[in-house]
RNA sequence: GCCGGAGUGGUGAAAUUGGCAGACACGCACGGUUCAGAGCCGUGUCCUGGCAACAGGGUAAGGGUUCAAGUCCCUUCUCCGGCA
Repeated sequence: GCCGGAGUGGUGAAAUUGGCAGACACGCACGGUUCAGAGCCGUGUCCUGGCAACAGGGUAAGGGUUCAAGUCCCUUCUCCGGCA
């Protein structure tokens, strides 16, 4: 240099014929159980604003197609593999 694959919360990861983003698990917070702890159980947990209801934003970065994009197309960045 060329070809292919991958990039999603704090972590591992789902959502693939384009249709509610973050299921599920871990971790964390609070509560329950306990004399106390571990374990177990319940609730919550992407970000910002808000007392809340709710609103806005968010899939490596930027742009395009579409009523609708994590998903399709283009450019760039990073990582992995192959060829030279």
This is a predicted structure of an 84-nucleotide RNA (transfer RNA) from a Candidatus Magasanikiibacteriota bacterium. Model confidence (mean pLDDT): 81 of 100. The source organism's lineage runs through Bacteria, Bacteria candidate phyla and Candidatus Magasanikiibacteriota.